This is a predicted structure of a 394-nucleotide RNA (Bacterial RNase P class A) from an Actinomycetes bacterium. Rfam family: Bacterial RNase P class A. The family's RNA type in Rfam is ribozyme. The coordinates come from a structure-prediction model, not an experiment, and the mean pLDDT is 76. Of the family's consensus pairs, 93% are formed in the model.

[in-house]
RNA sequence: UGAGUCGGCCGGGUGGCCGCGGUCUGGGCGGCGUCCGGAGGAUGUCCGCACCAGGCUGAGGAAGGUCGGGGCUCCGCAGGGCAGGGUGCUGGCUAGCGGCCAGUCGGGGUGACCCGGGGAAAGUGCCACAGAGAACAGACCGCCGAUGACGACCGUGUCCAACAGGCAAGGUCGAACAGGCAAGGGUGAAACGGUGCGGUAAGAGCGCACCAGCAGGCGGAGCGAUCCGGCUGGCUCGGCAAACCCCACCCGGAGCAAGGUCGAGCAGGGACCACGGGCUGCCCGCCCGACGCCGGUACUCCCGGCAGUCAGUCCCGGGUAGACCGCUCAGAUGGAUGGCCACCGUGCCGUAUUGCGCGGCAUACAGAACCCCGCCUACAGGCCGGCUCACCGC
Numbered sequence: 001u002g003a004g005u006c007g008g009c010c011g012g013g014u015g016g017c018c019g020c021g022g023u024c025u026g027g028g029c030g031g032c033g034u035c036c037g038g039a040g041g042a043u044g045u046c047c048g049c050a051c052c053a054g055g056c057u058g059a060g061g062a063a064g065g066u067c068g069g070g071g072c073u074c075c076g077c078a079g080g081g082c083a084g085g086g087u088g089c090u091g092g093c094u095a096g097c098g099g100c101c102a103g104u105c106g107g108g109g110u111g112a113c114c115c116g117g118g119g120a121a122a123g124u125g126c127c128a129c130a131g132a133g134a135a136c137a138g139a140c141c142g143c144c145g146a147u148g149a150c151g152a153c154c155g156u157g158u159c160c161a162a163c164a165g166g167c168a169a170g171g172u173c174g175a176a177c178a179g180g181c182a183a184g185g186g187u188g189a190a191a192c193g194g195u196g197c198g199g200u201a202a203g204a205g206c207g208c209a210c211c212a213g214c215a216g217g218c219g220g221a222g223c224g225a226u227c228c229g230g231c232u233g234g235c236u237c238g239g240c241a242a243a244c245c246c247c248a249c250c251c252g253g254a255g256c257a258a259g260g261u262c263g264a265g266c267a268g269g270g271a272c273c274a275c276g277g278g279c280u281g282c283c284c285g286c287c288c289g290a291c292g293c294c295g296g297u298a299c300u301c302c303c304g305g306c307a308g309u310c311a312g313u314c315c316c317g318g319g320u321a322g323a324c325c326g327c328u329c330a331g332a333u334g335g336a337u338g339g340c341c342a343c344c345g346u347g348c349c350g351u352a353u354u355g356c357g358c359g360g361c362a363u364a365c366a367g368a369a370c371c372c373c374g375c376c377u378a379c380a381g382g383c384c385g386g387c388u389c390a391c392c393g394c
Base pairs, nucleotide, nucleotide: 001390002389003388004387005386006385007384008383009382010381012344013343014342015341016340017339018338020058021057022056023055024054025053026052027051028049029048030047031046032044033043034042035041036040060365064376065375067374068373069372070371071370072255073254074253075252079301080300081299084251085250086249087248088247089103090102091101092100093099104117105116106115107114108113118246119245123244124243125240126239127238140185141184142181143180144179147178148177150174151173152172153171154170156168157167158166159165193211194210195209196208197207198206212236214233215232216231218229219228220227221226259325260324261323262322268316269315270314271313272312275289276288277287278286279285292306293305294304295303296302345363346362347361348360349359350358351357
């Protein structure tokens, strides 16, 4: 100097005019009370106003997304189980979390850094196409062909008077049938450990050395995840669980349109909707059992409640949509901070020119709604800092 990576901050300023929400003060208007009183006037620790004039005050780092966690409110006297949902390495922080901090392991990157984290040997399922074969798989091209078979040749023995020929055993060569191989090549995202040596007909953990992995076991460091070091052994069974599933831990439901107070107002009607026993001969009433309904709870057990004119569901019809609280040093409720002008600032471009001026364009994302803590996303431009890499100079 350049590139990269992580973190933090700002994100327009000044003046003028007009216009907004809240609150306070003064005035104005009206009402009510009191006094004077013919009209009307005066007065007030009262009430109201959408009027006038002033003072003060008025959106964010994300207010966005609604992805999480709480405070708060209501339901429930309080529960068990299953279902359902959420999280997923270890330790800690926290009201809590799926957050944050630190650590550890795996992956990416030269690096600073970034991304991710239970289990695949409990079971089921999927891995297209290509390929011989995709999990206890497999022979397309190939390699071998020792052994058995085929063919040729050689000599030996024997049958024959002899040759030819036949038979028997052996040897050599050839080709590649039976057979052997999964080491080499090919296919594929991925092919059932890697490198080397030996061995073999050719090969293969078949054996051996080293390495990786797995299983068992020992020692050391650490709270732990995990790491380090040795020993033994068979030689060695992929990937996907943001697939079903298994394991561990956590979770009542609904939500400010929660909920509460006050006021106003009408007009309700119809349908559906279970028994038995006992106290006592009958009625009322009470008790028990079963059934039905409501709540805890989506289901079940259990608990509580209800009734025969109930609760609940459905149909028809009428009335209401108001005020206040909840609601907060902004506190709205169709929902407020805006518009115009001027100057300046910042950035980019052009021009002038060794000048410091002129002109043009742009000036981000975006707006509280009960409150708080996180996560994710958006952001013109500018500033600051840490670290890494490359190059150059001293």